[in-house]
A computed fold for a 406-nucleotide RNA from Streptomyces collinus, annotated as Bacterial RNase P class A. Its Rfam family is "Bacterial RNase P class A". Rfam describes the family as follows. Ribonuclease P (RNase P) is a ubiquitous endoribonuclease, found in archaea, bacteria and eukarya as well as chloroplasts and mitochondria. The source organism's lineage runs through Bacteria, Bacillati, Actinomycetes, Streptomycetaceae and Streptomyces. The prediction has a mean pLDDT of 75.
C1' cells in the first nucleotide's frame, strides 16, 4: 500500500425569532364557602422535554388482579457442556462437527439397537434388500465348429440409476463370487488405564460386529412451564329508574337532603340444587339462590398507578469472560387525539468539478481556495433485560493474509 477479519463509539454544534407538553414561581379575572381553604381560565418567565434503534411485538422478568385442598390426563416450551443472571429461547468460556491459507464464521448440536410411519424422480431392486445387463455353472436346440439362442440355477466383483444401493484396498479362496477367510485401514459396540468440574480427548485390549436418512413425522428421555393484563387495577365524582326523610303549597306537584344503583321480555331453578370456582379436560372437592340471553337506556369526567429504577456516570476490586462486589457523584420526557417543531445566519461532515501548493523515486497521500448538491433509519405511551429487522455518513482499537522497502 492492497485485501480481509473482529470488536467498540458518533448519529451534528453554537446563536437568533417564532411555537408546542409537563412541572414551578409571579400576576391578574371568575366559582363554591359563613369562614380557613379548594377549583378553574389567562397572561408572563424560568427549568426540563425521545432512541441505537425509541420500531416488530418475537422470548424473559418486574408490577396489577384473580385462582392458589388432592389425585389422574392431556397441552406449551427448550435440547452439546460448564458458568452469568431477577429470568431468558439472552450473554460467555469450552466441547463436538463443517467452512477459511489465516484472522475468523456458521450449526433448529438429546434419541433413528423402543416402537410406527414417510423416502418424489429415475432405477430389475429403496430397507428381514435386490438378478437388468454382466460374469459362472447344468440341460437343450442350431451350427459357417468361433460361437448363437431357449431353459433351470449360483453369483452383488464390474456396469448402469439415483441424494442414498447394506463398509475400504490388496490376498487366499472359488465354477464364477462373497467377511466365507486373513492383513492393514475407517467406524460402531463392550471394555481397561490416564487427563478434565463436565461435554469430551489420549493411548491400549476384545467382538467380523459393518449399521441408510428423516424426531421444524408421531413418538421416547430430561428439565421448565397457573390464567389474563396499565383499557391491567384502585379511589372520587356523575347516572337513566326506585324508595325514605323534610319544607313549601292552588293537594297535585315542586325544592332540598340521603340511601340504593336502571327498566323491559324470555329461558332455567332450590334438601330431584339453577349457576359459579379450582383459569385446558375429567374424578373429587367447596359455594351456592339466583343465574343466563335479547332489546332499550345512562354516565363517557378527575386523580392515583406513572416516572429513584434489576437506575446512569466514575474510580477500585475478584474472574479468561459474560458478571459480581464496595466505594463515590448524579436525577434526565411523562402526552391521552396523543407535545417534543418550523424558519434564518455562522461553523463543521460528505459528495462532485475545477485551480494551487506539500510529501513520495513511484503506486499514491495530505492541505487550501471557488463553484454546486447532500445529510440516513425512524419517533416514547406502566418499567426493565435480551433478540430480531432498518440505517446516510463517519470515528477509534485489536488482529490476519498477500506484495515491497529496510
Nucleotide at each position: 500500500c492492497g485485501a480481509g477479519c473482529c470488536g467498540g463509539g458518533c448519529g451534528g454544534a453554537c446563536g437568533g425569532c417564532c411555537g408546542c407538553g409537563u412541572g414551578g414561581a409571579g400576576u391578574c379575572c371568575c366559582c363554591c364557602u359563613g369562614a380557613c381553604g379548594g377549583g378553574g381560565a389567562g397572561c408572563u418567565u424560568c427549568c426540563c422535554g425521545a432512541g441505537g434503534a425509541a420500531c416488530g411485538u418475537c422470548c424473559g422478568g418486574g408490577c396489577u388482579c384473580c385462582a392458589c385442598a388432592g389425585g389422574g390426563c392431556a397441552g406449551g416450551g427448550u435440547g452439546g457442556u460448564g458458568g452469568c443472571u431477577a429470568a431468558c429461547g439472552g450473554c460467555c468460556a469450552c466441547c463436538c462437527g463443517g467452512g477459511g491459507u489465516g484472522a475468523c464464521c456458521c450449526g433448529c448440536g438429546g434419541g433413528a439397537c423402543a416402537g410406527u410411519g414417510c423416502c418424489a424422480c429415475a432405477g430389475a431392486a429403496a430397507a428381514c434388500a435386490g438378478a437388468c445387463c454382466g460374469c459362472c455353472g447344468g440341460g437343450g436346440a442350431c451350427c459357417u465348429c468361433g460361437g448363437u439362442c431357449c431353459u433351470c440355477g449360483g453369483u452383488a466383483a464390474g456396469g448402469g440409476u439415483g441424494a442414498a444401493a447394506c463398509g475400504g484396498u490388496g490376498g487366499u479362496g472359488u465354477a464364477a463370487g462373497a467377511g466365507a477367510c486373513c492383513a492393514c485401514c475407517a467406524g460402531u459396540g463392550c471394555u481397561u488405564g490416564a487427563g478434565g468440574u463436565g461435554a469430551c480427548u489420549c493411548a491400549g485390549g476384545c467382538a467380523g460386529c459393518u449399521a441408510g436418512g428423516u424426531a421444524a413425522a408421531c413418538c421416547c428421555c430430561a428439565c421448565c412451564c397457573g390464567g389474563a393484563g396499565c383499557a391491567a387495577g384502585g379511589u372520587c365524582a356523575a347516572g337513566a329508574g326506585g324508595g325514605a326523610g323534610c319544607a313549601c303549597c292552588u293537594c297535585g306537584g315542586u325544592g332540598c337532603u340521603c340511601c340504593u344503583g336502571c327498566g323491559c321480555g324470555g329461558a332455567c331453578g332450590a334438601u330431584c340444587g339453577a349457576g359459579g370456582g379450582c383459569u385446558g379436560c375429567c374424578c373429587g372437592c367447596c359455594c351456592g339462590a339466583g343465574u343466563c340471553c335479547g332489546c332499550g337506556g345512562g354516565u363517557a369526567g378527575a386523580c392515583c398507578g406513572c416516572a429513584c429504577g434489576a437506575g446512569g456516570c466514575c474510580g477500585g476490586u475478584g474472574g479468561c469472560a459474560a458478571c459480581g462486589c464496595c466505594g463515590g457523584c448524579c436525577c434526565u420526557a411523562g402526552a391521552u387525539g396523543g407535545a417534543u417543531g418550523g424558519c434564518c445566519g455562522u461553523c463543521g461532515c460528505c459528495c462532485c468539478g475545477g485551480c494551487u501548493c506539500c510529501c513520495g523515486c513511484g503506486a499514491g497521500g495530505g492541505a487550501a481556495c471557488c463553484g454546486g448538491g447532500g445529510a440516513a433509519c425512524a419517533g416514547a405511551a406502566c418499567c426493565c433485560g435480551g433478540c430480531g429487522u432498518a440505517c446516510a455518513g463517519c470515528c477509534c482499537g485489536a488482529c490476519u493474509c498477500g506484495u515491497c522497502u529496510g